[in-house]
RNA sequence: CGGGGUGUGGCACAGUUGGAAGCGCGCUGCGUUUGGGACGCAGAGGUCGUCGGUUCAAGUCCGGCCACCCCGA
Numbered sequence: 001c002g003g004g005g006u007g008u009g010g011c012a013c014a015g016u017u018g019g020a021a022g023c024g025c026g027c028u029g030c031g032u033u034u035g036g037g038a039c040g041c042a043g044a045g046g047u048c049g050u051c052g053g054u055u056c057a058a059g060u061c062c063g064g065c066c067a068c069c070c071c072g073a
Base pairs, nucleotide, nucleotide: 001072002071003070004069005068006067007066010025011024013022019056027043028042029041030040031039049065050064051063052062053061
């Protein structure tokens, strides 16, 4: 320098054909327990890497950029 892949709560990930975001672990509160753990119930936490575009509507489609990984030179 060229090509390809990945980027989504604190962490690991899902999200198929565009209709507006979820699972597990973790965290908080309550219950249970002498207490903790485990278990049960409830809850908080996301400008979906970033900037634009298309669309009535974008995590999803298109383009630029950034970070990381792989391959080639």

A computed fold for a 73-nucleotide RNA from a Chloroflexota bacterium, annotated as transfer RNA. Model confidence (mean pLDDT): 80 of 100. The organism belongs to Chloroflexota, within Bacteria. It matches the Rfam family "tRNA". It is annotated as a transfer RNA. The sequence is in RNAcentral, with records from ENA.